This is a predicted structure of an 87-nucleotide RNA (c-di-GMP-I riboswitch aptamer) from Paraliobacillus quinghaiensis.
[in-house]
This record gives sequence, structure tokens and C1' cells, in this order.
RNA sequence: AUUAGAAAAAGGCAAACUUAUCGAAAGAUGAGGACGCAAAGCUAAGGACCUAAAGCUAUUUUUAGCUAUGGCAGCCUAGUUACCGAA
Repeated sequence: AUUAGAAAAAGGCAAACUUAUCGAAAGAUGAGGACGCAAAGCUAAGGACCUAAAGCUAUUUUUAGCUAUGGCAGCCUAGUUACCGAA
């Protein structure tokens, strides 16, 4: 440097759920909690998925449709960084 994560060790993260706060919502953050994870570290660049406040359209009581500029990295791809030992 490359490859893979069989064995070992040191550690790491934390789903659901509960609770508090923020948010229109999706969701996020803190605390508790562990389903899982070898990048479940980081970046919304491409796709998927979630939401639809504002906006637009229709109907005009109000409702429906569209729409990301909002999310999601624990859906996939891409980029980037990294622990441990092994070959």
C1' cells in the first nucleotide's frame, strides 16, 4: 500500500418504545433504552422514500390536487476520512 473481516483484543454507534424541547408536518435534538451495525463516521451530489407550511390550480362555506425550498446517510449509488489485528 492492497484485500477481506475467519479468530482475538480495545473500544464505538444505538432501532422500537418512554419522556422533555423544537417543528405546519415529516422529522430532529437531549435523557433513558438496545433491535441491530465493521463505517449504523461525515457530505443531500444522483435515485428511492416521507412530509406539504408557503405557493399554484380547481371548487369557492371549505375541501381536493400539484409542488421541496423541508426531511431521510439505520434504503441504494457516489464522494471522503478512520480503529483493531489478519493475509
The model forms 95% of the base pairs in the Rfam consensus. The prediction has a mean pLDDT of 87.